The RNA shown here (transfer RNA) has 72 nucleotides and comes from an Oligoflexia bacterium. Its Rfam family is "tRNA".
[in-house]
């Protein structure tokens, strides 16, 4: 330096053009003396930056940062 992939809730990850989801952790609240499990419930997202295609981008195309694995 060339190629690949990967960045979405506090962690781990789905979603691949049409209004962003789950798991767990946190938080309240049933249940227990009481804790624990368990059930039910609300919260938590400029979707890494910026530009562009398009009626409409987490998705598709350029850059740019980081962050893996290859080959030089």
């Nucleotide at each position: 330096g060339c190629g690949g992939g990967g960045u979405u809730a506090g962690c781990u990850c789905a979603g691949c053009g049409g209004u962003a989801g789950a798991g767990c952790a946190g938080c309240g609240u049933c249940u227990u003396u009481a804790c624990a499990c368990g059930g039910c419930g609300a919260c938590g997202g400029u979707c890494g930056g910026g530009g562009g295609u398009u009626c409409a981008a987490u998705c598709c195309c350029c850059u740019c940062a980081c962050c893996c694995c290859g080959c030089a």